[in-house]
C1' cells in the first nucleotide's frame, strides 16, 4: 500500500447483523446504608460512558462517508 475485526462508565464486556421498548444493560471497582463483638462475606443503593467530524432519517451507540487509534493477514 490493500483487506479483515475492534474502539461503549474507572476496568472487562453486552447490545449493532434486523433503528425506536436503551436519557444505554451485566460484572468487577468505588461511596454509603443494613447485617455483624471486628473484618471478610451478604444484601440494598448511588456513581459514571457509546473514539473523533458530517451525512441519511421524525429518530442513530446501531446504516452510509472520511478520520484516529488498536489488533490481525496479504504484498
Nucleotide at each position: 500500500g490493500c483487506c479483515c475485526u475492534g474502539g461503549u462508565a474507572g476496568u472487562g464486556u453486552a447490545g449493532u447483523c434486523c433503528g425506536g421498548u436503551c436519557u444505554a444493560g451485566c460484572a468487577c471497582a468505588u461511596u454509603g446504608c443494613c447485617c455483624u463483638g471486628u473484618c471478610g462475606a451478604g444484601g440494598c443503593a448511588a456513581u459514571a460512558a457509546c473514539c473523533c467530524g458530517g451525512g441519511u432519517u421524525c429518530g442513530a451507540a446501531u446504516c452510509c462517508c472520511g478520520g484516529c487509534c488498536a489488533g490481525g493477514g496479504c504484498g
Background: RNAcentral holds the sequence, with entries from ENA. Transfer RNA from a Candidatus Woesearchaeota archaeon, 75 nucleotides, folded computationally. Its Rfam family is "tRNA". Its family is annotated with triplet codon-amino acid adaptor activity in the Gene Ontology. Rfam classes the family as a transfer RNA. Model confidence (mean pLDDT): 80 of 100.